[in-house]
RNA sequence: GGGCCCGUGGUGUAGUCGGCUAACAUACUGGCCUGUCAAGCCAGAGAUCGCGGGUUCGAGCCCCGUCGGGCCCG
Numbered sequence: 001g002g003g004c005c006c007g008u009g010g011u012g013u014a015g016u017c018g019g020c021u022a023a024c025a026u027a028c029u030g031g032c033c034u035g036u037c038a039a040g041c042c043a044g045a046g047a048u049c050g051c052g053g054g055u056u057c058g059a060g061c062c063c064c065g066u067c068g069g070g071c072c073c074g
Base pairs, nucleotide, nucleotide: 001073002072003071004070005069006068007067010026011025012024013023019057028044029043030042031041032040050066051065052064053063054062
């Protein structure tokens, strides 16, 4: 230098076939329960999807550029 894959709440992931409020687990906060804690149950807060731009009525998803990580080739 060239190619491919990954980047989504604190953490681990799903969503990749463009369309309802971005879902699940765990962690966190409050409540119930308990003599207390844990467990369990109920409720809640938290990401506009690495960043910028484009296409579209509409983008996590498609296109371009770019940054970071991994693998392969030269």